RNA sequence: GCAGGGGUAGCCGAGUUGGUCAAAGGCGCCGGGCUUAAGAUCCGGUCUCAAUGGGUUCGUGAGUUCAAAUCUCACCCCCUGCACCA
Repeated sequence: GCAGGGGUAGCCGAGUUGGUCAAAGGCGCCGGGCUUAAGAUCCGGUCUCAAUGGGUUCGUGAGUUCAAAUCUCACCCCCUGCACCA
């Protein structure tokens, strides 16, 4: 350099025939039940705000669309293979 795959919440990771997605599940963390206590286990919570509602998020930027994690383009980064190079 070429080809293919990938980048999602603190971490892992599902989700791409576009829509009911603040986004499954697990871990971690916080609170509670149980316990003399701890562990294990069970229940609830875990982006943010002025909170029955609203705002902003899926590598970065732009585009298409009524609507984008999902489609298109450029760039950045990671993985695999090939090529090049002594």

Transfer RNA from a Methanobacteriota archaeon, 86 nucleotides, folded computationally. The sequence was found in a public genome assembly. Its mean pLDDT, the model's own confidence on a scale to 100, is 83. Lineage of the source: Archaea > Methanobacteriati > Methanobacteriota. Rfam family: tRNA. Rfam classes the family as a transfer RNA.